[in-house]
RNA sequence: AGCUCAUCGAGAGGGGCAGAGGGAACGGCCCGUUGAAGCCCCGGCAACCGUUGGUGGAGUUCGUGACGAUCACGAGGCCUGCGCCGGCACGGUGCCACAUCCGUCUCGCGGCGAGAGCCGCCGCGAGAGAGAUGAGAA
Numbered sequence: 001a002g003c004u005c006a007u008c009g010a011g012a013g014g015g016g017c018a019g020a021g022g023g024a025a026c027g028g029c030c031c032g033u034u035g036a037a038g039c040c041c042c043g044g045c046a047a048c049c050g051u052u053g054g055u056g057g058a059g060u061u062c063g064u065g066a067c068g069a070u071c072a073c074g075a076g077g078c079c080u081g082c083g084c085c086g087g088c089a090c091g092g093u094g095c096c097a098c099a100u101c102c103g104u105c106u107c108g109c110g111g112c113g114a115g116a117g118c119c120g121c122c123g124c125g126a127g128a129g130a131g132a133u134g135a136g137a138a
Base pairs, nucleotide, nucleotide: 003136004135005134006133007132008131013042014041015040016039017038021031022030023029025104026103027102028101043096044095045094048092049091050088051087052086053085054084055083056082058080059079061075062074063073064072065071066070100130105127106126107125108124109123110122111121112120113119
């Protein structure tokens, strides 16, 4: 740098150094000398990894019955993995203006234009793409 999967309208800021940029690109709209980026200290949020309780399937084990393959019923919760609903936060990351700030590509619906179609603009909705973060594989 690329690949796979999940998530992205919630949440959470003070101080010091620094000194003009920042919100990924572009357009818009914002933030910023009442101090941007960056670095350091402290604090916090969240719950991806982690851990734990409950619950439901599946696999599996045991028993009973029928059987051609196998199936049905019951039980166990020792074992494997998954879904759903919660609890915890020592640790690994992450995050702490604005929906991932909004749009960008495609499709649908509505409105406007002389406007049925094409086209353009505006609004709404769905999807894709891009990006971010985590976990994983090579």